[in-house]
A computed fold for a 90-nucleotide RNA from Fervidicola ferrireducens, annotated as c-di-GMP-I riboswitch aptamer.
């Protein structure tokens, strides 16, 4: 340095759920909790989901209320892609 992830060793990360808060929601931080993960370390570059405050659109006589669309919001524990790491094999 590169592929690989059996078998260890030393750990690490933390799913649902609570609870406290930040948000309009998605959904995020914290604290507890473990469902799991060799990158469940970073990063929104593709592509996927996911919310719709705002915007515009429809309804209406106008309003209200409703609906539809629409990331500048979110999700690296969706996939990809990039960057970087411990061990231990070849």
């Nucleotide at each position: 340095c590169g592929c690989c992830g059996a078998u260890a060793a030393g750990g690490g990360c933390a799913a649902a759920c609570c609870u406290g808060u930040c948000g309009a929601a998605a959904g995020g931080c914290a604290g507890g909790g473990g469902c799991g993960c060799a990158a469940a370390g970073c990063c929104a570059u593709g592509g996927g989901c996911c919310u719709a405050c705002g915007g515009c659109u429809c309804u209406c006589a106008a309003a209200a209320a409703g609906a539809g669309c629409u990331a500048c919001g979110g999700u690296c524990g969706c996939c990809a892609g990039g960057c970087u790491g411990c061990c231990g094999g070849c």
Its mean pLDDT, the model's own confidence on a scale to 100, is 90. The RNAcentral record of the sequence draws on Ribocentre. Taxonomically the source falls in Fervidicola (Bacteria, Bacillota, Clostridia, Thermosediminibacterales).